[in-house]
RNA sequence: GGAUUAUUAGCUCAGUUGGUAGAGCAUCCGGCUCAUAACCGGGCGGUCACUGGUUCGAGUCCAGUAUGAUCCA
Repeated sequence: GGAUUAUUAGCUCAGUUGGUAGAGCAUCCGGCUCAUAACCGGGCGGUCACUGGUUCGAGUCCAGUAUGAUCCA
């Protein structure tokens, strides 16, 4: 220098053919218990890496940028 690939909640990850963004863990509240853990119920938490484009509509499609990984030279 080139190619491929990943980027979504504090962490690990889903998200179908483009149609109102979800789970587990963590955290907070409550239940249970003599008490703690475990277990059960509920809440909080997101400018979908960034900038543009296409579209009635973009996490999803296209271009560029950034960072990480793998491969080639």
Molecule: transfer RNA
Organism: Fusicatenibacter saccharivorans